Record summary:
A computed fold for a 1382-nucleotide RNA from an uncultured bacterium, annotated as small-subunit ribosomal RNA. The sequence is in RNAcentral, with records from ENA and SILVA. Model confidence (mean pLDDT): 87 of 100. Rfam family: Bacterial small subunit ribosomal RNA. Its family is annotated with structural constituent of ribosome and ribosome in the Gene Ontology.
[in-house]
RNA sequence: UAGAGUUUGAUCAUGGCUCAGAACGAACGCUGGCGGCAGGCCUAACACAUGCAAGUCGAACGUGAAGCCGGGCUUCGGCCCGGUGGAAAGUGGCGCACGGGUGAGUAACGCGUGGGAACCUACCUUGGAGUACGGAAUAACCAUUGGAAACGAUGGCUAAUACCGUAUACGCCCUACGGGGGAAAGAUUUAUCGCUCCGGGACGGGCCCGCGUCGGAUUAGCUUGUUGGUGAGGUAACGGCUCACCAAGGCAACGAUCCGUAGCUGGUCUGAGAGGAUGAUCAGCCACACUGGAACUGAGACACGGUCCAGACUCCUACGGGAGGCAGCAGUGGGGAAUAUUGGACAAUGGGGGAAACCCUGAUCCAGCGACGCCGCGUGGGUGAUGAAGGCUUUCGGGUCGUAAAGCCCUGUCAGGAGGAAAGAACGCUCCUAUGACGAAUACUCAUAGGAAGUGACGGUACCUCCAAAGGAAGCACCGGCCAACUCCGUGCCAGCAGCCGCGGUAAUACGGAGGGCGCAAGCGUUGUUCGGAAUCAUUGGGCGUAAAGCGCGCGUAGGCGGCUAGGUAAGUCGGGUGUGAAAUCCCGGGGCUCAACCCCGGAACUGCACUCGAUACUACCUGGCUAGAGUCUCGGAGAGGUAGGCGGAAUUCCCGGUGUAGAGGUGAAAUUCGUAGAUAUCGGGAGGAACACCAGUGGCGAAGGCGGCCUACUGGACGAUGACUGACGCUGAGGUGCGAAAGCGUGGGGAGCAAACAGGAUUAGAUACCCUGGUAGUCCACGCCGUAAACGUUGUGUGCUAGGUGUCGCGGGUAUUGACCCCUGCGGUGCCGCCGCUAACGCAUUUAGCACACCGCCUGGGGAGUACGGUCGCAAGGCUAAAACUCAAAGGAAUUGACGGGGGCCCGCACAAGCGGUGGAGCAUGUGGUUUAAUUCGAAGCAACGCGCAGAACCUUACCUGGGCUUGACAUCUGGAGAACCUCUUCGAAAGUCGAGGGUGCCUUCGGGAACUCCAAGACAGGUGCUGCAUGGCUGUCGUCAGCUCGUGUCGUGAGGUGUUGGGUUAAGUCCCGCAACGAGCGCAACCCCUAUCAUUAGUUGCCAUCAGUUCGGCUGGGCACUCUAGUGAGACUGCCGGUGUUAAGCCGGAGGAGGGUGGGGAUGACGUCAAGUCCUCAUGGCCCUUAUGUCCAGGGCUACUCACGUGCUACAAUGGCUGGCACAGAGGGUCGCGAACUCGCGAGAGCAAGCUAAUCCCACAAAGCCAGUCUCAGUCCGGAUUGGAGUCUGCAAUUCGACUCCAUGAAGCAGGAAUCGCUAGUAAUCGCGGAUCAGCAUGCCGCGGUGAAUACGUUCCCGGGCCUUGUAGACACCGCCCGU
Repeated sequence: UAGAGUUUGAUCAUGGCUCAGAACGAACGCUGGCGGCAGGCCUAACACAUGCAAGUCGAACGUGAAGCCGGGCUUCGGCCCGGUGGAAAGUGGCGCACGGGUGAGUAACGCGUGGGAACCUACCUUGGAGUACGGAAUAACCAUUGGAAACGAUGGCUAAUACCGUAUACGCCCUACGGGGGAAAGAUUUAUCGCUCCGGGACGGGCCCGCGUCGGAUUAGCUUGUUGGUGAGGUAACGGCUCACCAAGGCAACGAUCCGUAGCUGGUCUGAGAGGAUGAUCAGCCACACUGGAACUGAGACACGGUCCAGACUCCUACGGGAGGCAGCAGUGGGGAAUAUUGGACAAUGGGGGAAACCCUGAUCCAGCGACGCCGCGUGGGUGAUGAAGGCUUUCGGGUCGUAAAGCCCUGUCAGGAGGAAAGAACGCUCCUAUGACGAAUACUCAUAGGAAGUGACGGUACCUCCAAAGGAAGCACCGGCCAACUCCGUGCCAGCAGCCGCGGUAAUACGGAGGGCGCAAGCGUUGUUCGGAAUCAUUGGGCGUAAAGCGCGCGUAGGCGGCUAGGUAAGUCGGGUGUGAAAUCCCGGGGCUCAACCCCGGAACUGCACUCGAUACUACCUGGCUAGAGUCUCGGAGAGGUAGGCGGAAUUCCCGGUGUAGAGGUGAAAUUCGUAGAUAUCGGGAGGAACACCAGUGGCGAAGGCGGCCUACUGGACGAUGACUGACGCUGAGGUGCGAAAGCGUGGGGAGCAAACAGGAUUAGAUACCCUGGUAGUCCACGCCGUAAACGUUGUGUGCUAGGUGUCGCGGGUAUUGACCCCUGCGGUGCCGCCGCUAACGCAUUUAGCACACCGCCUGGGGAGUACGGUCGCAAGGCUAAAACUCAAAGGAAUUGACGGGGGCCCGCACAAGCGGUGGAGCAUGUGGUUUAAUUCGAAGCAACGCGCAGAACCUUACCUGGGCUUGACAUCUGGAGAACCUCUUCGAAAGUCGAGGGUGCCUUCGGGAACUCCAAGACAGGUGCUGCAUGGCUGUCGUCAGCUCGUGUCGUGAGGUGUUGGGUUAAGUCCCGCAACGAGCGCAACCCCUAUCAUUAGUUGCCAUCAGUUCGGCUGGGCACUCUAGUGAGACUGCCGGUGUUAAGCCGGAGGAGGGUGGGGAUGACGUCAAGUCCUCAUGGCCCUUAUGUCCAGGGCUACUCACGUGCUACAAUGGCUGGCACAGAGGGUCGCGAACUCGCGAGAGCAAGCUAAUCCCACAAAGCCAGUCUCAGUCCGGAUUGGAGUCUGCAAUUCGACUCCAUGAAGCAGGAAUCGCUAGUAAUCGCGGAUCAGCAUGCCGCGGUGAAUACGUUCCCGGGCCUUGUAGACACCGCCCGU
């Protein structure tokens, strides 16, 4: 030393992407009050107008303009002479090599650091010595002259601290040691400043060396002055620096050469540090000055504002020629996202010249511009609740902006006005005084000390005081998570947002606006860049079995590493000291600006380098010794180890011959194919090639690839045993080199079988495949290439150490034995299980993936891609080496839960099978789709929509359409006014509605009025079957009456999760039993409830009638309550009993008894959940929408349409039947707006009249199939009844669209229904009728009721659905998934 988001349904780990931090010479957007301190072309080393940026010295020298003074002359314009004056140019000296700018070049002794010897250094300082005598010129100037200009040319005059000679000369230089050579300058006010030579110092510089200093090996070889030597030249100096000759060297894998990029450093930014990035401002060094080259002068340059040459560009020109160089300060154009004034001053600091005054100085000091950065300050403070108005929001109560505002009381920073007012200034100079030196001197001059006067660009600036006044001064980004901050409206996968994940498809905290909030604040955001987070290149500090990653395997070079022991050395290492590590910066302490930023002083530090002294454990080096590592010798056995030669049998195929006849072969089934020219089959003989059954084994051998009949020869390695020998000889191994399956290539052989390609036959939608029949390369041999594989144990090699158990192979030892085994044990291989430990987990676990060491190889998100280009190897195919653009927010590992599988195991269900009856064909009924229509209202959509909502559309219903009306409304509450309510008649109209007339006066009362109702008026509001079932509640369907779904505690796992609930039995059942790291519990199952089957008991009318009596013969009456029945209460069934079986259990099988037997039959009852299943049109309800209409009233129409398609049904097709006649037996229901008997009428539907019944009493109400008789006789019929004509009945305001029924007539399709498909396991299917709800009327539908009453189930292979366990998975929207190719 802080982390977070993002791969998944969830988890752990791997791994990338992204964010939060800090920083900036920044830019852009919005905004902008003041000050201080810093900083401001990162791009075009692009081009530059204009001004300025280096001069100075008259005390080195010769001239000497203007002006002034004096004199003279004058044509009055001026001219001349002398003096003064000092401009200007020139000669000369010094400076111009500093200061200032820039970073183009440079990968270099360029820079940094530490050393070195063969050097130079003007001015400065110090010491010594000297400064003598001569000479010749030349600019300026004058004259002439060329040129447009720049600039010259010729002749003449002249000075010097300019130039030259001679002399002298030490301590200078050269030398062959004899000698030889070399200097000066003067100025002047006489005291100084200069000048020359020599030596020393200081400062500055040149040169050499060690070490350090970017990327690329897809740059591997480079070099001829190259490397060295000798000699010479050259330089201030060493040196191939240059040259001649000689030698053939020098550099390079510790990266030469080449290519790309780059000024280096102190430092700066970041970081915990190690590091990484960077090299603006300040400081040191270097390089450059339009581009390239060159030298001159000089102490110093190969020279930014010098020269010459060449080039490009610009300018001038009289076209002949010339001029120029802002990478100095300003400034301009251009480039760019982008970077300032053509300012002031030398007052300070510093520099040049001068003796000095002084001059010069775009160095510098200041000012100007821009929030570019850092720092500081302000935009007010206190009080103030009717919580004002207003905004926003709201569940309408309120909440919030918010003490915020207003109001009241204060303060005065900054800005504004007025006044005052610094420091930065001290030198020098001038003057005065004092002292000293010089001197005759109290002149002068010089030196020192003191005093005085004077000097400020900034600037009337900082600062201080006063005045007035809350008055002039707040924005920006954000508010889904990361990440601090939430609501409303708008929008509706649009517009848009977005750093990553991701938001937006009608209720968006993610878009846009608003209110509110959060964060910073004169700034705030965005973009870019760097470091951090990133342990994501890992030295500190990572990995490689499966996530990316062990070279296919050996041998071995360089290199790295290396056993025990003694001595020596002291390179590494450790300690002390010395020098250096510039200043600034950073850090600590202190100080100065009111604070801070900033500045100053001191200290520490600068982790480094060099020298020196010491230590000697370890490493290293040298010398000696040892034997445990390694190796050699001897003996022994094991083995598909390798190479070569030979031999063998079985089988396939082919050839010849025999027997023999019609097929064979092949497949899921076939066909192509072979066969009457004789196949297949079978027997005999022969040819040829390839491979070696059994033995054979998680057996053996080998480094790996790999190796399998037998024999022989040659040959490698490992192992065991015993002693002896050598004496660290070892391990690893970049390059290198060898081996290296299969396929493939070359040459030549060989070729039986097999078999890419190819052909044909099948399969298929197609089938360039899988299957079949053929068949060529190849497979085999020899020689030569290739060099790759899932070359895998996906695990590099070596060494040591770290519990065991059990197989097996090889060799040995021990005890014992006659011997062989067995047993114990050692070494070496090869397997399995398993502890510690490790691991993300899976797993590994002495054959390590454990604990360590040594060395090599390799990895750094997925795709692009092991690809392109380059190089190299190869005959080719191709191998090795190996990127980038672009793109994605993941890709990938292990494990978990569930889901799924044309995976496995076990088990259920009318699931199949076995049966019975249907549907699908016909006609009709009904629902749906479609179509049509003004409308054919709406919903339901696989199972689980479709005789469903609808338990009943002629009006109504009704939601739809057309038309006619109403607008506080058909309905609710509130306010005001009028009137009781209400009833009757009436106009117009299709009705709704509307016009008018009359009647009527009620109830309560505190006499004011009030309640109900009607009308009128106004507004609050009503109303909506309008939308959203994907905003919802409730209710419902479905899996499924399937046996499941969970929890607490414990325990296991890093975790998701597991366990329990799995296992062995058993059950209809997670039902029960046993076992078990589980022990318990809950919701489900079962039971408790209802009906039904038996009995008992209680009760006895409206029910019943055995016995008794009466009788109209009807339980009709008396009587009775036994029976039936009714409806209350109980009993009964529990695997309770017996036998068998099973684990002695749970249970199962059989039996007895019993009305009933193993949940007796039926019903009600539906776990956690699934399907965004259904319903906003039952109801309720959020949001949205309509408001003279999407509300409401009315009439008529529509929901009933009709080419067609589907579902559900009814009736049939007939003789187990139809028709006619007679006879018999139910149950459960309903009935007063009702059921309606009997009687009469009608063929009938029905009508008339009317008894009874509020129902165990009366009615609906005759049950039908059935039984007994008769008839029909197989036909579109005496089957079937559609359709149509006519006539009626009933309900109703009204049957036209559009009801049901009756009668007469008509008499369609249909003769048993293709593919397909449905129901049902017993009182069930099938068949027969009856009742009810709805309802005025209208069922073939629905809900119920009873009558008659079967067949079949071997069984669980298959189809469908389901339960449990297990397995695989790249699916989790979960197989209707995912996903690949074209």